A computed fold for a 263-nucleotide RNA from a Eubacteriaceae bacterium, annotated as Bacterial large signal recognition particle RNA. Rfam family: Bacterial large signal recognition particle RNA. Rfam's curators write: The signal recognition particle (SRP) is a universally conserved ribonucleoprotein involved in the co-translational targeting of proteins to membranes. The family's RNA type in Rfam is non-coding RNA gene. The prediction has a mean pLDDT of 75. Taxonomically the source falls in Eubacteriaceae (Bacteria, Bacillota, Clostridia, Eubacteriales). Of the family's consensus pairs, 93% are formed in the model.
RNA sequence: UCGUGCUAGAUGGGGAGUUAGCGGUGCCCUGUACCUGCAAUCCGCUGUAGCAGGAUCGAAUUCCCGACAGAGGAUGCAUUUUUAAAGUUCAGGAGCGUUUUAAGCGGUGUUGAGAGCCGGGCCCUGUGCAAUAGAUACUUGUGAACCCCGUCAGGUCCGGAAGGAAGCAGCGGUAAGCAGGAAUUCUAUGUGCCGCAGGUCUACCUGGUUUGAGCUGGCUGAUUCGUUCCGCUUUACGGGUGCAUUCGAAGGAGGGUGCACGA
Numbered sequence: 001u002c003g004u005g006c007u008a009g010a011u012g013g014g015g016a017g018u019u020a021g022c023g024g025u026g027c028c029c030u031g032u033a034c035c036u037g038c039a040a041u042c043c044g045c046u047g048u049a050g051c052a053g054g055a056u057c058g059a060a061u062u063c064c065c066g067a068c069a070g071a072g073g074a075u076g077c078a079u080u081u082u083u084a085a086a087g088u089u090c091a092g093g094a095g096c097g098u099u100u101u102a103a104g105c106g107g108u109g110u111u112g113a114g115a116g117c118c119g120g121g122c123c124c125u126g127u128g129c130a131a132u133a134g135a136u137a138c139u140u141g142u143g144a145a146c147c148c149c150g151u152c153a154g155g156u157c158c159g160g161a162a163g164g165a166a167g168c169a170g171c172g173g174u175a176a177g178c179a180g181g182a183a184u185u186c187u188a189u190g191u192g193c194c195g196c197a198g199g200u201c202u203a204c205c206u207g208g209u210u211u212g213a214g215c216u217g218g219c220u221g222a223u224u225c226g227u228u229c230c231g232c233u234u235u236a237c238g239g240g241u242g243c244a245u246u247c248g249a250a251g252g253a254g255g256g257u258g259c260a261c262g263a
Base pairs, nucleotide, nucleotide: 001263002262003261004260005259006258009057010056011055012030013029014028015027020046021045022044023043024042034054035053036052037051038050063256064255065254068251072247073246074245075244076243077242078241079240080239081238083236084235085234086233087232088231092230093229094228095227096226097225100222101221103220104219105218106216107215108214114211115210116209117208118207119206120205121204123199124198125197126196127195128194129192130191131189132188133187134186135185138181139180140179141178142177148173149172150171151170156165157164158163
C1' cells in the first nucleotide's frame, strides 16, 4: 500500500412545555435520516440517563471534533396596530333631531296686529209649521143581466069579475171598485233653521263695537336636552417591527480516529 473479517460508532437534530432531573410519545422549526411493541388522568430511566427485541452500514464522501454560519423558538424592554370594554365629552370636534328666544332676514299689519265685549251661524235637545210620501174623510164622474134599493112597460101567475101578487128589460139611486178634483184628519223622515225655547260659548265662520302696534317663528343666529360618529385616556388579549439576552437545526473550511489475519 492492497485484500478479507470484526469492533467502537452511526441509521437525524433542535425549541417550548411537562419533569427533582434526563429521554420518549404529543405540539412547533428544520430537513429526509431503519423496523416492531410501550407511552399524557403518561411510558421508561438515574446523570453512563428512553426501555425491550431485530436489521443494515461500518474505519471513512458515511464515525468524532469543529472556525464560520444562523432557519426557528423563548424571555425582557421599546414602539406601532386590530378587536373588546370603560371613561372623558354640550368646557375636543362634527352630523341629526329637539326646547326656548326673537338679535338679523322674511311674511303680514292704520284698507286696523293683538286683546276684550255683545250677537248670530255651525253643533245638540224639545216643540210647532212647511215640504215630501202614504192612508183617510169630502166632492164629481163612472159603476151591479141575476145573487142591492125604488118604480116597474110588456109578459107571467092567482081570481067568475073587481082587483091583487111576484117580477125581467128600461129608468133613477146606491155598495165594493176605478178615474179625477180639492185639501179634512192621521202616520213617517238622512227634507227645511221657517218660528219658539233651552244647552254649548271651547274649536271654526261671520256681523257690530272698545282700545291702538304689533303678530309670526319659514331661514340665519343664540340656547336646552338627547342620540350617532370621530378624537383622547385607561385596561385586557392578540398581530407586526426594532434592540438585548438565551437556546439552537441544516450547511460547513479544517482536523482527528481502532483491532486481527494475509500478501